[in-house]
Model confidence (mean pLDDT): 76 of 100. This is a predicted structure of a 332-nucleotide RNA (Bacterial RNase P class A) from a Solirubrobacteraceae bacterium. It is recorded under the gene name rnpB.
């Protein structure tokens, strides 16, 4: 200490004047005071807090989370493990099981989980030829040697593919093969450290294709719906009870009595416009405010704007400060 890299923080600033919008405040004047978006108010993608329904307990089913450990209400957070990357600080990861058991694996390819196209190889058996001083004796048997490449072995090599049965080497073989050894690399089992994921060693040829964001399998964990929840108060119509009366006149069936209906009249229930609450102890409505001009100044100004709160996460975002840490090649 040019880059890098982790974090926190700022979001053009000052003055003037007009102007919206909440509260106070008196001398009530269209007056004074004072306050008035964010770091994400955004997505709405988790948790929760409040609401309202629903619930005795288990269980299915359905959904969710998914390396350890640890704090949280929380799907987040920290740290550490493993795999990637980078010299490093450091970053990145929908990070359980493919050795239970099922589907899938385009196209090409013999074969996509046991397959055999091309190719090797033929030890063995089979045929066929040739030889033999073997035995019988023109034929058959035996040896021995040479072709076929027919049964049959092989998966090394090519070839097809994203992937093809651990890998390289050397051995072994008729050719091959973990078939044997050595290293590697996986799986198991032992030790040893670590709460642990997990790493270290040490043995065992044990070698096993891939996908779980396919079905499953394992451990966990989950009621349902959101402020348009949800309560308070209520015009209007319609509705339910009572009265609906007497000396006299006073509505309908109905000339009279009861009755019933229906004027008028008082309560009452649920509830519709439409009001309030929930709604924020320095932002705050529901007609939804937070704005405009002017001057100067610079580093010329980014994403964007609250609607019940919190919390977290995730996405946009001119362009600046501050602070840890790293600094290889090669700048200096």
């Nucleotide at each position: 200490g040019a880059g890098g890299u982790a974090g926190a923080c700022c979001a053009a600033g000052c003055a003037g004047c007009c102007g919206c919008g909440g509260a106070g405040g008196c001398u009530c004047g269209c007056c004074c005071u004072u306050c008035g978006a964010g770091g994400a108010a955004a997505g709405u993608c988790c948790g929760g807090a409040c609401a309202u329904c629903a619930c005795a307990g288990g269980g299915c089913a359905g959904g969710g989370u998914g390396g350890u450990c640890g704090g949280g209400a929380a799907c987040c957070c920290g740290a550490c493990c493993c795999g990637g990357g980078g010299a490093a600080a450091c970053c990145c990861g929908c990070g359980g099981g493919a050795a239970a058991g099922u589907g899938c694996c385009a196209c090409a390819g013999a074969a996509a989980c046991a397959c055999a196209c091309c190719g090797c190889c033929g030890a063995u058996g089979g045929c066929g030829c040739g030889u033999c001083u073997g035995u019988a004796c023109g034929u058959a048997c035996g040896g021995c040697g040479c072709g076929c490449a027919c049964a049959g072995g092989c998966a090394a090599g090519g070839g097809u593919g994203a992937a093809a049965a651990g890998g390289u080497g050397c051995g072994g073989u008729a050719a091959g093969a973990g078939c044997g050894c050595a290293c590697c690399g996986g799986c198991g089992c032992c030790g040893u450290g670590g709460c642990g994921a997990c790493a270290c060693g040490g043995c065992g040829g044990c070698c096993a294709g891939g996908u779980a964001a396919a079905c499953c399998c394992c451990a966990c964990c989950c009621g349902a719906u959101g402020c348009a929840a949800g309560g308070c108060c209520a015009a209007g119509c319609a509705g339910g009870a009572c009265c609906g009366c007497u000396u006299g006149c006073a509505g309908g069936c109905u000339g009279c009595c009861c009755g019933c209906c229906a004027a008028g009249g008082u309560c009452c229930a649920g509830g519709u416009c439409g009001g309030c609450c929930g709604c924020g102890u320095c932002a705050g409505a529901u007609g939804g405010a937070u704005g405009g001009c002017u001057g100067c100044u610079c580093a010329c100004g980014a994403c964007a704007g609250a609607a019940u709160c919190c919390g977290g996460c995730u996405u946009a975002c001119c362009g600046g400060u501050c602070u840890g840490c790293u600094a290889a090649g090669g700048a200096a």

Overview:
Rfam family: Bacterial RNase P class A. Rfam's curators write: Ribonuclease P (RNase P) is a ubiquitous endoribonuclease, found in archaea, bacteria and eukarya as well as chloroplasts and mitochondria. The sequence is in RNAcentral, with records from ENA.